[in-house]
The RNA shown here (transfer RNA) has 72 nucleotides and comes from an Ardenticatenales bacterium.
It matches the Rfam family "tRNA". It is annotated as a transfer RNA.
Model confidence (mean pLDDT): 83 of 100.
């Protein structure tokens, strides 16, 4: 230099064009003499940046940035 994959909550990951979710972590509560464990409730997101297509985009297209891999 060329090719490919990935980028979503603090972390690990879902969501195949129609209201962005789960587990863990965080907060509150129940239980307990107390703690742990368990159970219930709950906070938290400009979906990497900027554009395009569309009635509607995490999803499709383009640019850029970052991470990883392959290749010369």
């Nucleotide at each position: 230099g060329c090719c490919g994959a990935c980028g979503u909550a603090g972390c690990u990951c879902a969501a195949u064009g129609g209201u962005a979710g789960a587990g863990c972590a965080g907060g509150g509560g129940a239980c307990u003499c107390u703690u742990a464990a368990u159970c219930c409730c709950u906070u938290g997101g400009u979906u990497g940046u900027g554009g395009g297509u569309u009635c509607g985009a995490c999803u499709c297209c383009c640019u850029c940035c970052g991470u990883c891999g392959g290749u010369g």